[in-house]
RNA sequence: GCCGACAUGGCUCAAUGGCAGAGCAAUUGAUUUGUAAUCAAUAGGUUGCUGGUUCGACUCCGGCUGUCGGCU
Numbered sequence: 001g002c003c004g005a006c007a008u009g010g011c012u013c014a015a016u017g018g019c020a021g022a023g024c025a026a027u028u029g030a031u032u033u034g035u036a037a038u039c040a041a042u043a044g045g046u047u048g049c050u051g052g053u054u055c056g057a058c059u060c061c062g063g064c065u066g067u068c069g070g071c072u
Stems, first nucleotide, its partner, number of pairs: 001071007010024004018055001026042005048064005
């Protein structure tokens, strides 16, 4: 330099154009002599940035940034 994949909560990941969710972690409560485990609840996301298409975009398209991989 060329090609490809990826970017969503603290972490790991879903969501194939129609209310952004799960597990773990965190907080609170229940249970326990206490801790762990278990159960219930709560909080936490401007979906990397920017523009476009659409009635409607995490999703489709362009550009940019970053990470990873391949080729040279």

Model confidence (mean pLDDT): 82 of 100.
A computed fold for a 72-nucleotide RNA from an uncultured Lachnospiraceae bacterium, annotated as transfer RNA.
Its Rfam family is "tRNA". It is annotated as a transfer RNA. Its family is annotated with triplet codon-amino acid adaptor activity in the Gene Ontology.